[in-house]
C1' cells in the first nucleotide's frame, strides 16, 4: 500500500412507524335518572354476606374499552402481533373461577404500506390480527438486455456511506 470483517458513527425506504393533544363517528337514545300507571318474585358468574323492587309509557340523557382525521413531538425494528411466566390494580366485600387493563421478563413471527376474499377478535359493516393471493415500492444477489430496463430469488441478523481493532498478501 491492497484486501477482509468484529465493531462504531451517520443515513435511505413512504398512503412509513409510535406517543400526546384536539376533534369526529360509533358505543346509544343504551346505562343512569324525573314523572305516571300496572304487578308480585326476581336480579347481581358460583357459594356466602351485603345490596337492589320489577315491568310499561313518557321527559332528560352519559361514560369506558376499541377506532377515523388533523396538529405536534419522537423516530426508521421504526414498531406491531402471537405464545409462556411473574407482579399490581378493576369487575360491591370474602373464597373459587372467569374476563379485560397496566407493567416486568423470556421465546417466536413480520422489509414497507396497500387491495381482495376467508377465519378469528369486537357491540360493530369501525378497527385489529392470522395464513393465503394480487399489483406497487425500497434494497441486495444472480441472469438477460446494453445504459438503465426486464426477469428470477432473498430478507431488516438486511442495505448505503464514512471510519475501522484483528487477520491475509
Nucleotide at each position: 500500500g491492497c484486501u477482509u470483517u468484529a465493531g462504531a458513527u451517520a443515513g435511505a425506504g413512504g398512503c412509513g412507524c409510535g406517543g400526546u393533544u384536539u376533534u369526529c363517528a360509533a358505543g346509544a337514545g343504551u346505562a343512569a335518572u324525573g314523572u305516571c300507571g300496572g304487578c308480585a318474585a326476581g336480579g347481581u358468574a358460583g357459594g356466602u354476606c351485603g345490596c337492589c323492587g320489577u315491568c310499561g309509557a313518557u321527559g332528560u340523557g352519559a361514560a369506558a374499552g376499541g377506532g377515523g382525521a388533523a396538529a405536534u413531538c419522537g423516530c426508521c425494528g421504526a414498531a406491531g402481533c402471537u405464545c409462556c411466566g411473574g407482579a399490581a390494580g378493576a369487575u360491591g366485600g370474602c373464597c373459587u373461577g372467569a374476563u379485560g387493563u397496566u407493567u416486568c421478563g423470556g421465546a417466536g413471527c413480520u422489509g414497507g404500506g396497500u387491495c381482495g376474499g376467508c377465519a378469528g377478535a369486537u357491540a360493530a359493516g369501525a378497527u385489529c390480527u392470522g395464513a393465503c393471493g394480487g399489483a406497487c415500492u425500497g434494497u441486495c444477489a444472480c441472469a438477460a438486455g446494453c445504459u438503465u430496463u426486464u426477469g428470477u430469488g432473498g430478507a431488516g441478523c438486511g442495505c448505503u456511506a464514512u471510519c475501522g481493532a484483528u487477520g491475509g498478501c